[in-house]
RNA sequence: CGCCUCGAAUCGGGAGAGCGCGGGGAACCCCCGCCGCCGAAGGCGCAAGCGCCCGCAAUCGCUCAGGCAAAAGGACCGGUUCGAUCCA
Numbered sequence: 001c002g003c004c005u006c007g008a009a010u011c012g013g014g015a016g017a018g019c020g021c022g023g024g025g026a027a028c029c030c031c032c033g034c035c036g037c038c039g040a041a042g043g044c045g046c047a048a049g050c051g052c053c054c055g056c057a058a059u060c061g062c063u064c065a066g067g068c069a070a071a072a073g074g075a076c077c078g079g080u081u082c083g084a085u086c087c088a
Stems, first nucleotide, its partner, number of pairs: 005084009018035001020034006036068003042064001043062003049056002
């Protein structure tokens, strides 16, 4: 110095599930109630594995939260830019 890795910003891609029913409010929508569902924000719990004082742990499980037309969000992936660390 370059690559990898990590962090941030930004752009792009990005699934699933009722446009559910009833009531109230002036419509989008909001509130209350009633079921039915989804899981890839977050959260919780474990498997392999890692660790060994306590434990950590996924795209697995749970569904508290969130979501079930569009919009928004969205794990994760890719591009660009900036930065950081480790190893040799």